Predicted 3D model of an 87-nucleotide RNA (c-di-GMP-I-GGC riboswitch aptamer) from Saliterribacillus persicus. Its Rfam family is "c-di-GMP-I-GGC riboswitch aptamer". Rfam links the family to the GO term cyclic-di-GMP binding. The sequence was found by an Rfam model in a public genome assembly. Lineage of the source: Bacteria > Bacillota > Bacilli > Caryophanales > Saliterribacillus.

RNA sequence: AUGGAAAAAGGCAAACUUAUUGAAAAAUAAGGACGCAAAGCUACAGAUCUAACGUAAUUUCUUACGAUGAUGGCUGGGUUACUCUGU
Repeated sequence: AUGGAAAAAGGCAAACUUAUUGAAAAAUAAGGACGCAAAGCUACAGAUCUAACGUAAUUUCUUACGAUGAUGGCUGGGUUACUCUGU
């Protein structure tokens, strides 16, 4: 410099539970470990979830459509990096 087959000091923490926030998706904190070699950061592209709000329809119950909301632990891209190890 480049890479991640194996292993590992250390790191992160799914489901679930409790509390708080939110219209929801979901987020945060604590507990908890399914997993992760970028499961660090970034909504740029695709994908997925939600629909407060807006528009349209309506039998006035609601329905359909639309992110500006959300997911970086869905994929790709961008960007930064510790330990160990191959070359």